[in-house]
Context: one part of a larger RNA
RNA sequence: GGCGUAUGGGGAAUGCCUAGGCUCUCAGAGGCGAAGAAGGACGUGAUAAGCUGCGAAAAGCUGCGGGGAUCGGCACACACGAUUUGAUCCGCAGAUAUCCGAAUGGGGCAACCCAGUAUGUUGAAGACAUAUUAUCCGAAAGGAGGCGAACCUGCUGAACUGAAACAUCUAAGUAGGCAGAGGAGAAGAAAACAAAAGUGAUUGCGCAAGUAGUGGCGAGCGAACGCGCAUUAGCCCAAACCAAUGUUGUUGAGGCAAUAUUGGGGUUGUAGGACCGCGAUAUUUUAAGCAAAGCGAACUGGAAUAACCUGGAAAGGUAAACCGCAGAGGGUGAUAGUCCCGUAUAGGUAAGCGAUGUAUUAGAUAGCGGUAUCCUGAGUAGGUCGGGGCACGUGAAACCCUGAUUGAAUCCGGCGGGACCAUCCGCCAAGGCUAAAUACUCCUGAGAGACCGAUAGUGAACCAGUACCGUGAGGGAAAGGUGAAAAGAACCGUGAAUAACGGAGUGAAACAGAACCUGAAACCAUACGCCU
Repeated sequence: GGCGUAUGGGGAAUGCCUAGGCUCUCAGAGGCGAAGAAGGACGUGAUAAGCUGCGAAAAGCUGCGGGGAUCGGCACACACGAUUUGAUCCGCAGAUAUCCGAAUGGGGCAACCCAGUAUGUUGAAGACAUAUUAUCCGAAAGGAGGCGAACCUGCUGAACUGAAACAUCUAAGUAGGCAGAGGAGAAGAAAACAAAAGUGAUUGCGCAAGUAGUGGCGAGCGAACGCGCAUUAGCCCAAACCAAUGUUGUUGAGGCAAUAUUGGGGUUGUAGGACCGCGAUAUUUUAAGCAAAGCGAACUGGAAUAACCUGGAAAGGUAAACCGCAGAGGGUGAUAGUCCCGUAUAGGUAAGCGAUGUAUUAGAUAGCGGUAUCCUGAGUAGGUCGGGGCACGUGAAACCCUGAUUGAAUCCGGCGGGACCAUCCGCCAAGGCUAAAUACUCCUGAGAGACCGAUAGUGAACCAGUACCGUGAGGGAAAGGUGAAAAGAACCGUGAAUAACGGAGUGAAACAGAACCUGAAACCAUACGCCU
């Protein structure tokens, strides 16, 4: 020096565990904010650094309900207190709620500085206290502003990439930006589809179908008709006509006309309405108020086991017993239906919600016939040029939108049916509203998992968006486990020692001793053996 054996150190793998995550399901909720939010700063405890709670009324105050013996959060110590005159705790409803922050009296380097006005302490100066003083919209009443995870609508809008290069094309109307709304949003009651037969608003799903098409006919993009489901709901204006009021004009002084506002009327394509005639007060329905079954917080009741053995400990084993509308689950010194919390089930009511009803109040809603006249959405429809959207890249390119420029008809009317024309068929634009079926989950409750188990699962099981890095935008960790119970090692000794160790003691175990479950390997050491 090597190898081996043994015993240790070192190290943290592995095993077991779970306090935390992940993905869903069913319900709920779907907003908060000038009555000052979200988020913070600073305070607040007998002692108090942090977290949590709270706000100068400050780990809290009041009322009501529940509950029934302990309590003063995490936090286990001491002191001092509270509580059966019902505390702590739980639920509901209130009070208080510093300063910053949309931040809003003015300013400002957020949590700070400095004012005006009114009233008061006061008679004055000064100071202090309380209230008030931003901007925009609106005649006023009143409203807006900011924050928030996704979902939705509109406006705006890339590139990487693919095409095996690249320009049309694609990615993609995606990402990003801006604005806005709601619990959903958007769309929506045919100027729609269809095809010789018919359907009958919109939305979503399954098929149709990767079809028809489109496409440097490349890469790719990609319908509709129709069928089956989910859910169903339809309405209101403008106008004609009538009336009132105001203004203006005119007059023959009675009026007439124009215009504006308001009310009635009226709403469609087998045209409808005004107008004229007939007939009638029917039918259906909405909202509010009231009543009300029921739902609804904390919470309450809630069955049934004892012995022996092993063991530190029984829930294990043995041989017996019982309950079950309860053998879900968790805990208890090992594996418990019958020990504890619960579970099935039964009950309970405040706030609130509320099927349904209603002599209440306020609305909305209808028929038949005639047709001379009137009305039925104009810088609109349509055309041309340039773009865009439609699965459709200008193409034979209909249809929809519109930057420019033009520009109709008026029911004997107009639009569409994929160039265009005719026949035929369908529909009635240029005003508006509309639940459900659909999308999503920051959040609450209940539950589930051939999901993870501490290098996994969230970045974060632990005081984590922390420590730390960066001027900043931003980046971003590591870190779980004594024991059933602290019973957390009194006392003695060695020692400079509050280090460390040896005794003693606790414990089932201390090689479970806080650097604490298990404790692999690398690496290090000691003893012995063998070889060199």
Predicted 3D model of a 532-nucleotide part of an RNA (large-subunit ribosomal RNA, domain I) from Myroides indicus.
NCBI's taxonomy places the organism under Bacteria, Bacteroidota, Flavobacteriia, Flavobacteriaceae, Myroides.
The sequence was found in a public genome assembly.
Model confidence (mean pLDDT): 83 of 100.